[in-house]
RNA sequence: UCGUGCUAGAUGGGGAGCUAGCGGUGCCCUGUACCCGCAAUCCGCUACAGCGGGAUCGAAUUCCUCCUCGAGAAUCUGCACAGCCUUCGUGUUUAGCACCGACAGGGUCACGUCGUGGGUCUUGUGCGGCGUGAGCCUGUGAACCGGGUCAGGACCGGAAGGUAGCAGCCCUAAGCAGUCACUCACGGGCGCCACGAGGUCGCCUGCGUCGAACUGUCUGAUAGCAGCGAAGACCGGUGGGAGGCAAAGGGAGGUGCACGA
Repeated sequence: UCGUGCUAGAUGGGGAGCUAGCGGUGCCCUGUACCCGCAAUCCGCUACAGCGGGAUCGAAUUCCUCCUCGAGAAUCUGCACAGCCUUCGUGUUUAGCACCGACAGGGUCACGUCGUGGGUCUUGUGCGGCGUGAGCCUGUGAACCGGGUCAGGACCGGAAGGUAGCAGCCCUAAGCAGUCACUCACGGGCGCCACGAGGUCGCCUGCGUCGAACUGUCUGAUAGCAGCGAAGACCGGUGGGAGGCAAAGGGAGGUGCACGA
């Protein structure tokens, strides 16, 4: 150096969690990697830290150590942003209140107060209108079991004559359909309609009374509030940062025994 057979070892690893601790089952990441049994009311073990049974590879692309890079999850934060919640401020505006003054407006063709009538409000009745139904009217409407007339035919009779009666024609009942003028009953999200009763003094309006005041804005304080702004503890979210852990990937080094040639 080569060959053969072995052995250590490998056939996935990691994070959080659980745990006195380690590993596993369950969750998540990486990404492809032997099989069976056990396990969250957990399972197995004890620093050589899953246990039991089997299979393959085997001293190197594959095993071991170190370095690099760094997916990912979790933790922390005098960090940033927005949210939730609370408090405060500002201010358009709304409401009533206060009265000093200023300005403006309409007002002796009567402002305003007071009195009174009507309307607006409630209720009832009538009338009209609309709708529904019935009546009236028109048409139709019965093989036999409705009516009239009943050809033919039938029955009784010696005859005269008599009886029932189909089809046809005419009419009618229930029913069906139409008309919508009239009559009746009922109903209402109908009415510049009429009448009666009640009620309110708010608004509109007519009349009367007294006879000069009234209204709006500017002002003040109070209360409410759309919007805007400020501050703050907790909470959870997104982003930034920090220090640990760290898969896959990359690099460097290391690794046994026996026999034979």
Record summary
Model confidence (mean pLDDT): 76 of 100. Predicted 3D model of a 261-nucleotide RNA (Bacterial large signal recognition particle RNA) from an Anaerolineae bacterium. The source organism's lineage runs through Bacteria, Bacillati, Chloroflexota and Anaerolineae. Of the family's consensus pairs, 93% are formed in the model.